[in-house]
RNA sequence: GAAGUAGGCAAGGUGGUCGCUCCUCCGAUUCCGAGGAGGGGAGGAAAGUCCGAACUCCACAGGGCAGGGUGGUCGUUAACGGCGACUCGGGGUGACCCGAAGGAAAGUGCCACAGAAAGGAAACCGCCUCCCACGGAACGGUUGGGGGUAAGGGUGAAAGGGUGAGGUAAGAGCUCACCAGUACCUCGGGUGACCGAGGUAGCUCGGCAAACCCCACCCGGAGCAAGACCAAAUAGGGGAGGGAAAAUGGUGGCCCGCCAGAGCCUCCCGGGUAGGUUGCUUGAGCCGUUCAGCAAUGGACGGCCCAGAUGAAUGACCGCCGCUCCAUGGGGAGUAAUCCCCAUGGGGAACAGAAUUCGGCUUAUUGCCUACUUCAACC
RNA sequence: GCGGGAAUAGCUCAGUGGUAGAGCCCCACCUUGCCAAGGUGGUUGUCGCGGGUUCAAGUCCCGUUUCCCGCUCCA
Repeated sequence: GAAGUAGGCAAGGUGGUCGCUCCUCCGAUUCCGAGGAGGGGAGGAAAGUCCGAACUCCACAGGGCAGGGUGGUCGUUAACGGCGACUCGGGGUGACCCGAAGGAAAGUGCCACAGAAAGGAAACCGCCUCCCACGGAACGGUUGGGGGUAAGGGUGAAAGGGUGAGGUAAGAGCUCACCAGUACCUCGGGUGACCGAGGUAGCUCGGCAAACCCCACCCGGAGCAAGACCAAAUAGGGGAGGGAAAAUGGUGGCCCGCCAGAGCCUCCCGGGUAGGUUGCUUGAGCCGUUCAGCAAUGGACGGCCCAGAUGAAUGACCGCCGCUCCAUGGGGAGUAAUCCCCAUGGGGAACAGAAUUCGGCUUAUUGCCUACUUCAACC
Repeated sequence: GCGGGAAUAGCUCAGUGGUAGAGCCCCACCUUGCCAAGGUGGUUGUCGCGGGUUCAAGUCCCGUUUCCCGCUCCA
RNA backbone atom coordinates (compact mmCIF):
# COMPACT_ATOMS: atom_id res chain seq x y z
C1' G A 1 0.00 0.00 0.00
C1' A A 2 -3.97 -3.56 -1.37
C1' A A 3 -7.62 -7.04 0.20
C1' G A 4 -10.15 -8.48 4.47
C1' U A 5 -11.86 -9.94 9.92
C1' A A 6 -13.77 -8.43 14.70
C1' G A 7 -15.28 -4.60 18.02
C1' G A 8 -16.55 0.40 19.34
C1' C A 9 -18.10 5.71 18.83
C1' A A 10 -20.86 9.79 16.64
C1' A A 11 -25.42 10.94 14.01
C1' G A 12 -22.62 18.36 13.95
C1' G A 13 -22.05 22.90 17.46
C1' U A 14 -23.49 27.93 18.38
C1' G A 15 -26.06 32.78 17.68
C1' G A 16 -30.19 35.74 15.54
C1' U A 17 -35.38 36.30 13.43
C1' C A 18 -40.23 34.04 12.75
C1' G A 19 -43.31 29.76 14.08
C1' C A 20 -45.57 24.58 16.36
C1' U A 21 -46.89 21.30 20.74
C1' C A 22 -47.15 20.03 26.14
C1' C A 23 -46.52 21.53 31.37
C1' U A 24 -45.91 25.26 35.36
C1' C A 25 -46.32 30.31 36.90
C1' C A 26 -47.78 35.51 36.26
C1' G A 27 -51.87 38.01 34.37
C1' A A 28 -54.72 43.51 30.88
C1' U A 29 -60.51 43.76 34.55
C1' U A 30 -62.55 39.58 40.34
C1' C A 31 -65.07 35.73 36.17
C1' C A 32 -63.20 34.66 31.35
C1' G A 33 -57.96 34.30 29.55
C1' A A 34 -55.68 38.55 25.17
C1' G A 35 -50.70 38.44 26.32
C1' G A 36 -46.02 37.34 28.84
C1' A A 37 -42.02 34.42 31.49
C1' G A 38 -39.63 29.71 32.50
C1' G A 39 -38.98 24.48 31.36
C1' G A 40 -39.48 19.74 28.17
C1' G A 41 -39.89 18.34 22.83
C1' A A 42 -37.82 11.74 18.00
C1' G A 43 -34.24 7.22 16.72
C1' G A 44 -30.14 3.89 16.32
C1' A A 45 -32.96 1.99 13.87
C1' A A 46 -38.74 5.65 16.12
C1' A A 47 -39.15 0.98 10.43
C1' G A 48 -40.72 -4.42 9.41
C1' U A 49 -44.53 -6.31 12.97
C1' C A 50 -40.78 -11.50 13.11
C1' C A 51 -40.49 -13.41 18.42
C1' G A 52 -41.13 -12.59 23.91
C1' A A 53 -43.61 -9.94 27.91
C1' A A 54 -46.29 -6.00 30.80
C1' C A 55 -51.34 -4.03 30.77
C1' U A 56 -56.87 -4.68 29.61
C1' C A 57 -61.37 -7.66 28.61
C1' C A 58 -63.39 -12.50 28.18
C1' A A 59 -63.68 -17.88 34.44
C1' C A 60 -59.49 -16.56 38.79
C1' A A 61 -57.61 -19.17 32.30
C1' G A 62 -59.94 -24.90 34.14
C1' G A 63 -59.98 -30.50 31.64
C1' G A 64 -59.64 -33.20 26.87
C1' C A 65 -58.93 -33.31 21.45
C1' A A 66 -57.06 -30.76 17.40
C1' G A 67 -53.37 -27.17 16.09
C1' G A 68 -48.82 -24.35 16.58
C1' G A 69 -43.81 -23.48 18.29
C1' U A 70 -38.90 -24.81 20.10
C1' G A 71 -34.83 -28.67 19.77
C1' G A 72 -26.31 -29.77 21.62
C1' U A 73 -24.94 -28.52 27.05
C1' C A 74 -24.61 -25.21 31.14
C1' G A 75 -25.90 -20.44 32.48
C1' U A 76 -28.66 -15.60 32.13
C1' U A 77 -33.59 -13.21 32.25
C1' A A 78 -40.02 -10.91 34.04
C1' A A 79 -40.04 -13.85 29.49
C1' C A 80 -38.15 -15.40 24.73
C1' G A 81 -37.16 -18.65 18.91
C1' G A 82 -32.90 -13.48 22.54
C1' C A 83 -27.99 -13.19 24.78
C1' G A 84 -23.20 -15.36 26.98
C1' A A 85 -19.62 -19.29 27.67
C1' C A 86 -18.45 -24.09 26.17
C1' U A 87 -19.02 -28.92 23.15
C1' C A 88 -19.57 -31.12 18.34
C1' G A 89 -19.90 -30.51 12.94
C1' G A 90 -18.79 -27.45 8.56
C1' G A 91 -16.21 -23.26 5.76
C1' G A 92 -11.75 -20.03 5.18
C1' U A 93 -4.25 -19.73 3.75
C1' G A 94 -5.58 -16.73 8.07
C1' A A 95 -7.80 -13.04 11.50
C1' C A 96 -12.40 -15.36 12.06
C1' C A 97 -17.27 -17.00 10.54
C1' C A 98 -21.68 -20.31 10.05
C1' G A 99 -24.96 -24.26 12.01
C1' A A 100 -33.76 -25.48 12.55
C1' A A 101 -27.19 -29.29 16.11
C1' G A 102 -33.02 -34.89 19.39
C1' G A 103 -34.64 -39.68 16.73
C1' A A 104 -33.78 -42.84 9.92
C1' A A 105 -31.34 -49.39 14.73
C1' A A 106 -40.27 -47.58 16.46
C1' G A 107 -43.51 -47.36 12.10
C1' U A 108 -45.30 -45.31 7.23
C1' G A 109 -43.91 -42.74 2.84
C1' C A 110 -40.67 -40.66 -1.17
C1' C A 111 -35.97 -41.27 -3.99
C1' A A 112 -38.17 -38.42 -10.99
C1' C A 113 -35.12 -39.61 -15.55
C1' A A 114 -31.40 -43.19 -16.40
C1' G A 115 -30.26 -48.07 -14.87
C1' A A 116 -30.42 -55.23 -14.53
C1' A A 117 -31.26 -53.47 -9.55
C1' A A 118 -33.10 -47.46 -5.33
C1' G A 119 -32.70 -51.02 0.07
C1' G A 120 -31.29 -56.43 4.53
C1' A A 121 -31.78 -55.18 -3.35
C1' A A 122 -30.08 -56.68 -7.99
C1' A A 123 -27.02 -60.66 -12.94
C1' C A 124 -27.26 -55.88 -18.47
C1' C A 125 -22.10 -56.44 -20.18
C1' G A 126 -18.03 -59.05 -18.23
C1' C A 127 -15.62 -63.41 -15.35
C1' C A 128 -16.01 -68.85 -14.02
C1' U A 129 -18.26 -73.55 -14.66
C1' C A 130 -21.74 -77.49 -16.26
C1' C A 131 -25.10 -79.68 -19.76
C1' C A 132 -27.39 -79.86 -24.60
C1' A A 133 -26.84 -78.54 -29.88
C1' C A 134 -23.22 -77.32 -34.09
C1' G A 135 -18.47 -78.60 -35.77
C1' G A 136 -14.26 -81.55 -35.09
C1' A A 137 -9.47 -86.94 -34.85
C1' A A 138 -8.66 -84.37 -30.10
C1' C A 139 -7.60 -79.88 -27.14
C1' G A 140 -9.84 -75.59 -28.12
C1' G A 141 -13.75 -72.63 -30.37
C1' U A 142 -18.93 -70.60 -31.81
C1' U A 143 -24.30 -69.77 -31.08
C1' G A 144 -28.37 -70.58 -27.77
C1' G A 145 -29.84 -72.24 -22.70
C1' G A 146 -29.04 -73.46 -17.04
C1' G A 147 -26.06 -72.38 -12.62
C1' G A 148 -22.21 -69.57 -9.65
C1' U A 149 -20.04 -64.64 -8.92
C1' A A 150 -20.93 -57.86 -6.47
C1' A A 151 -13.67 -58.27 -8.02
C1' G A 152 -14.12 -55.15 -13.26
C1' G A 153 -17.40 -52.09 -16.89
C1' G A 154 -21.73 -49.17 -17.57
C1' U A 155 -26.33 -45.97 -15.22
C1' G A 156 -27.20 -42.49 -11.44
C1' A A 157 -27.20 -37.25 -6.72
C1' A A 158 -26.81 -41.96 -4.28
C1' A A 159 -25.23 -49.10 -5.92
C1' G A 160 -24.35 -52.16 1.13
C1' G A 161 -16.28 -49.58 4.10
C1' G A 162 -10.72 -48.85 2.05
C1' U A 163 -5.62 -51.03 0.93
C1' G A 164 -2.90 -55.55 0.73
C1' A A 165 -2.40 -60.80 1.36
C1' G A 166 -4.54 -65.61 1.72
C1' G A 167 -8.35 -68.32 -0.45
C1' U A 168 -11.35 -69.94 -4.87
C1' A A 169 -13.48 -72.82 -10.89
C1' A A 170 -14.13 -67.45 -10.75
C1' G A 171 -15.18 -64.38 -6.68
C1' A A 172 -16.79 -62.19 -2.09
C1' G A 173 -15.22 -59.72 5.52
C1' C A 174 -15.26 -65.80 3.03
C1' U A 175 -10.54 -65.49 6.35
C1' C A 176 -6.32 -62.49 8.14
C1' A A 177 -3.17 -57.75 8.92
C1' C A 178 -3.47 -52.47 8.97
C1' C A 179 -6.64 -48.07 8.49
C1' A A 180 -11.63 -45.57 8.94
C1' G A 181 -16.46 -45.89 11.21
C1' U A 182 -20.44 -47.91 14.42
C1' A A 183 -22.35 -50.38 18.83
C1' C A 184 -21.24 -52.14 23.67
C1' C A 185 -17.99 -52.65 28.20
C1' U A 186 -14.13 -50.72 31.67
C1' C A 187 -11.07 -46.72 33.58
C1' G A 188 -9.87 -41.38 33.92
C1' G A 189 -11.39 -35.91 33.31
C1' G A 190 -15.72 -32.50 33.14
C1' U A 191 -21.93 -29.75 36.68
C1' G A 192 -22.98 -31.19 31.56
C1' A A 193 -22.93 -31.57 26.14
C1' C A 194 -18.58 -34.29 25.50
C1' C A 195 -13.33 -35.64 25.54
C1' G A 196 -9.02 -39.13 26.35
C1' A A 197 -7.09 -44.26 27.01
C1' G A 198 -7.85 -49.58 26.75
C1' G A 199 -10.81 -53.80 25.29
C1' U A 200 -14.78 -56.79 22.72
C1' A A 201 -17.88 -57.64 18.23
C1' G A 202 -16.69 -58.61 10.90
C1' C A 203 -21.08 -55.25 13.26
C1' U A 204 -20.10 -51.79 8.07
C1' C A 205 -27.45 -51.52 8.85
C1' G A 206 -28.04 -45.61 2.15
C1' G A 207 -30.40 -40.44 1.94
C1' C A 208 -34.72 -37.26 3.21
C1' A A 209 -37.93 -35.70 9.63
C1' A A 210 -37.33 -26.99 6.67
C1' A A 211 -42.13 -35.51 4.48
C1' C A 212 -45.88 -37.69 7.91
C1' C A 213 -44.42 -39.17 12.48
C1' C A 214 -41.97 -40.48 17.52
C1' C A 215 -39.55 -38.20 22.01
C1' A A 216 -38.81 -33.90 25.44
C1' C A 217 -40.38 -28.99 26.74
C1' C A 218 -43.66 -24.68 25.94
C1' C A 219 -48.36 -22.27 24.22
C1' G A 220 -56.29 -20.33 26.31
C1' G A 221 -58.22 -16.24 22.90
C1' A A 222 -58.23 -11.21 21.50
C1' G A 223 -55.75 -6.82 21.27
C1' C A 224 -55.00 0.56 23.57
C1' A A 225 -59.48 0.87 17.17
C1' A A 226 -57.93 -3.54 24.28
C1' G A 227 -60.93 -1.49 28.08
C1' A A 228 -63.48 2.30 31.44
C1' C A 229 -66.37 6.85 32.23
C1' C A 230 -69.53 11.44 30.85
C1' A A 231 -73.39 14.25 28.28
C1' A A 232 -79.91 18.31 25.74
C1' A A 233 -84.24 15.80 23.08
C1' U A 234 -87.19 11.38 20.09
C1' A A 235 -87.10 6.09 19.20
C1' G A 236 -84.68 1.31 19.37
C1' G A 237 -83.18 0.78 24.49
C1' G A 238 -80.01 0.50 29.37
C1' G A 239 -79.34 -0.78 34.81
C1' A A 240 -80.86 -3.35 39.58
C1' G A 241 -83.91 -7.22 41.65
C1' G A 242 -87.53 -11.31 41.34
C1' G A 243 -85.38 -16.85 38.96
C1' A A 244 -85.75 -22.53 37.98
C1' A A 245 -85.11 -25.52 33.27
C1' A A 246 -84.41 -25.45 27.99
C1' A A 247 -83.50 -22.67 23.25
C1' U A 248 -79.73 -18.99 22.60
C1' G A 249 -75.31 -16.01 23.39
C1' G A 250 -70.02 -15.29 25.40
C1' U A 251 -65.40 -17.81 26.40
C1' G A 252 -63.49 -16.08 17.61
C1' G A 253 -60.99 -24.13 16.13
C1' C A 254 -64.16 -28.38 18.50
C1' C A 255 -66.24 -31.01 22.98
C1' C A 256 -66.88 -30.56 28.28
C1' G A 257 -67.10 -27.15 32.04
C1' C A 258 -68.05 -22.10 33.51
C1' C A 259 -70.62 -17.41 32.94
C1' A A 260 -74.68 -14.55 31.07
C1' G A 261 -79.64 -15.28 30.08
C1' A A 262 -84.63 -12.41 26.20
C1' G A 263 -89.97 -13.07 26.43
C1' C A 264 -93.16 -12.00 32.30
C1' C A 265 -93.33 -8.65 36.99
C1' U A 266 -91.38 -4.32 40.18
C1' C A 267 -88.27 0.06 40.56
C1' C A 268 -84.89 3.54 38.38
C1' C A 269 -82.56 5.73 34.10
C1' G A 270 -82.91 6.88 29.08
C1' G A 271 -78.43 8.82 23.70
C1' G A 272 -74.80 12.81 21.61
C1' U A 273 -70.70 13.09 17.72
C1' A A 274 -66.75 9.62 13.13
C1' G A 275 -67.91 14.10 20.51
C1' G A 276 -65.13 14.61 25.04
C1' U A 277 -62.36 12.55 29.32
C1' U A 278 -59.42 8.44 30.80
C1' G A 279 -56.14 4.31 29.73
C1' C A 280 -51.07 7.91 28.69
C1' U A 281 -46.42 7.77 30.22
C1' U A 282 -42.14 6.88 36.98
C1' G A 283 -40.55 2.72 33.90
C1' A A 284 -38.15 -5.06 34.18
C1' G A 285 -36.36 3.67 33.62
C1' C A 286 -31.62 6.68 32.65
C1' C A 287 -26.53 8.34 34.27
C1' G A 288 -22.11 7.70 37.39
C1' U A 289 -19.06 4.87 40.92
C1' U A 290 -18.14 0.19 42.90
C1' C A 291 -18.53 -5.24 43.92
C1' A A 292 -19.46 -10.60 42.08
C1' G A 293 -18.89 -13.25 37.41
C1' C A 294 -14.50 -15.42 31.64
C1' A A 295 -19.09 -13.30 29.82
C1' A A 296 -24.32 -12.53 29.18
C1' U A 297 -26.04 -10.51 33.64
C1' G A 298 -26.90 -9.34 38.71
C1' G A 299 -26.19 -6.60 43.59
C1' A A 300 -25.04 -2.04 46.49
C1' C A 301 -24.56 3.35 46.83
C1' G A 302 -25.34 8.32 44.88
C1' G A 303 -27.78 11.51 41.39
C1' C A 304 -31.82 12.63 37.68
C1' C A 305 -37.23 13.12 35.66
C1' C A 306 -36.14 12.97 30.07
C1' A A 307 -42.15 13.98 24.09
C1' G A 308 -47.27 12.67 24.93
C1' A A 309 -49.50 14.91 19.75
C1' U A 310 -54.76 12.90 17.58
C1' G A 311 -56.97 16.98 10.44
C1' A A 312 -51.65 14.20 14.46
C1' A A 313 -46.36 19.19 17.21
C1' U A 314 -40.78 18.55 17.34
C1' G A 315 -39.97 23.38 11.79
C1' A A 316 -38.14 27.44 8.20
C1' C A 317 -34.45 31.26 6.83
C1' C A 318 -29.66 33.65 7.69
C1' G A 319 -24.51 34.22 9.94
C1' C A 320 -20.04 32.07 12.26
C1' C A 321 -17.20 27.75 13.68
C1' G A 322 -16.10 22.45 13.12
C1' C A 323 -15.88 17.71 9.66
C1' U A 324 -15.04 16.06 4.69
C1' C A 325 -14.17 16.22 -0.93
C1' C A 326 -12.30 18.81 -5.39
C1' A A 327 -9.42 22.74 -7.88
C1' U A 328 -5.50 26.52 -7.70
C1' G A 329 -1.23 28.81 -5.25
C1' G A 330 2.72 28.68 -1.47
C1' G A 331 5.90 26.03 2.13
C1' G A 332 8.06 21.45 4.29
C1' A A 333 9.67 15.87 4.56
C1' G A 334 11.45 11.94 1.25
C1' U A 335 16.05 9.03 -3.83
C1' A A 336 11.09 8.45 -5.52
C1' A A 337 6.04 7.01 -5.38
C1' U A 338 3.71 9.92 -2.07
C1' C A 339 2.55 12.44 2.50
C1' C A 340 1.95 16.83 5.89
C1' C A 341 0.82 22.20 6.85
C1' C A 342 -1.27 27.06 5.33
C1' A A 343 -4.37 30.34 2.17
C1' U A 344 -8.40 31.20 -1.49
C1' G A 345 -12.72 29.49 -4.24
C1' G A 346 -16.57 25.85 -4.98
C1' G A 347 -19.29 21.48 -3.32
C1' G A 348 -21.17 17.58 0.28
C1' A A 349 -23.35 15.58 5.08
C1' A A 350 -26.96 9.29 4.74
C1' C A 351 -31.19 6.02 6.36
C1' A A 352 -35.29 7.83 8.13
C1' G A 353 -39.44 10.13 11.75
C1' A A 354 -42.77 8.61 18.07
C1' A A 355 -48.72 7.00 18.28
C1' U A 356 -50.08 1.97 25.06
C1' U A 357 -45.21 0.60 27.00
C1' C A 358 -40.84 -2.43 27.44
C1' G A 359 -36.81 -6.74 26.14
C1' G A 360 -34.84 -8.76 21.61
C1' C A 361 -34.28 -10.07 16.35
C1' U A 362 -34.23 -8.53 11.29
C1' U A 363 -33.88 -4.94 7.54
C1' A A 364 -32.27 0.33 5.64
C1' U A 365 -28.03 3.67 6.17
C1' U A 366 -23.42 8.08 6.56
C1' G A 367 -18.68 9.02 8.66
C1' C A 368 -14.71 7.95 11.96
C1' C A 369 -11.57 5.13 15.43
C1' U A 370 -9.08 0.71 17.60
C1' A A 371 -7.15 -4.25 17.40
C1' C A 372 -5.95 -8.30 14.31
C1' U A 373 -5.07 -11.36 9.53
C1' U A 374 -3.17 -12.38 4.51
C1' C A 375 -0.45 -10.69 0.29
C1' A A 376 3.08 -7.27 -2.21
C1' A A 377 7.13 -3.66 -2.11
C1' C A 378 11.13 -1.21 0.60
C1' C A 379 14.62 -0.69 4.93
C1' G B 1 -52.23 1.90 14.81
C1' C B 2 -53.83 -3.61 15.04
C1' G B 3 -54.92 -8.06 12.26
C1' G B 4 -55.32 -11.18 7.68
C1' G B 5 -54.24 -12.52 2.46
C1' A B 6 -51.96 -12.52 -2.56
C1' A B 7 -47.77 -12.34 -6.29
C1' U B 8 -46.83 -18.05 -12.20
C1' A B 9 -47.02 -15.94 -20.27
C1' G B 10 -49.41 -9.28 -22.47
C1' C B 11 -54.57 -10.57 -19.43
C1' U B 12 -57.50 -14.26 -16.32
C1' C B 13 -56.07 -18.47 -13.70
C1' A B 14 -54.28 -24.13 -12.95
C1' G B 15 -50.00 -26.64 -11.18
C1' U B 16 -48.66 -33.99 -5.19
C1' G B 17 -40.65 -31.80 -4.40
C1' G B 18 -39.00 -34.70 -10.44
C1' U B 19 -38.52 -31.49 -18.29
C1' A B 20 -43.87 -25.21 -16.15
C1' G B 21 -49.64 -25.68 -18.42
C1' A B 22 -54.94 -24.05 -20.09
C1' G B 23 -58.22 -20.20 -22.19
C1' C B 24 -58.10 -15.32 -24.39
C1' C B 25 -54.26 -12.32 -26.91
C1' C B 26 -50.07 -12.14 -30.61
C1' C B 27 -47.37 -14.05 -35.23
C1' A B 28 -47.21 -17.00 -39.88
C1' C B 29 -49.91 -19.81 -43.51
C1' C B 30 -54.75 -21.52 -45.68
C1' U B 31 -59.59 -19.61 -46.91
C1' U B 32 -61.83 -14.48 -49.35
C1' G B 33 -61.92 -9.70 -54.64
C1' C B 34 -60.86 -7.33 -49.33
C1' C B 35 -62.03 -7.61 -44.02
C1' A B 36 -64.29 -10.35 -40.08
C1' A B 37 -65.39 -15.31 -38.64
C1' G B 38 -63.27 -20.25 -39.34
C1' G B 39 -59.04 -23.95 -39.97
C1' U B 40 -53.62 -25.44 -39.35
C1' G B 41 -49.03 -24.47 -37.03
C1' G B 42 -45.90 -21.49 -33.77
C1' U B 43 -43.55 -17.80 -29.98
C1' U B 44 -44.90 -17.24 -25.04
C1' G B 45 -41.79 -17.22 -18.76
C1' U B 46 -35.62 -14.08 -14.05
C1' C B 47 -42.62 -18.68 -11.30
C1' G B 48 -41.87 -10.59 -7.38
C1' C B 49 -36.58 -10.49 -5.26
C1' G B 50 -32.36 -12.61 -2.04
C1' G B 51 -30.62 -16.69 0.90
C1' G B 52 -31.19 -21.79 3.07
C1' U B 53 -32.88 -27.37 3.35
C1' U B 54 -32.65 -31.23 -0.50
C1' C B 55 -29.47 -35.22 -5.48
C1' A B 56 -33.33 -31.86 -7.20
C1' A B 57 -37.55 -25.96 -5.07
C1' G B 58 -42.96 -22.51 -8.67
C1' U B 59 -43.90 -25.99 -4.39
C1' C B 60 -40.70 -26.61 2.02
C1' C B 61 -38.20 -22.79 5.61
C1' C B 62 -36.22 -17.66 6.62
C1' G B 63 -35.68 -12.57 5.12
C1' U B 64 -37.39 -8.68 1.87
C1' U B 65 -40.49 -5.69 -1.83
C1' U B 66 -45.18 -4.42 -3.84
C1' C B 67 -50.40 -4.78 -3.84
C1' C B 68 -55.30 -6.03 -1.73
C1' C B 69 -58.88 -6.73 2.38
C1' G B 70 -60.92 -6.27 7.44
C1' C B 71 -61.21 -3.74 12.44
C1' U B 72 -63.42 2.81 15.63
C1' C B 73 -69.92 4.26 20.51
C1' C B 74 -74.57 1.57 20.18
C1' A B 75 -78.61 -0.92 17.77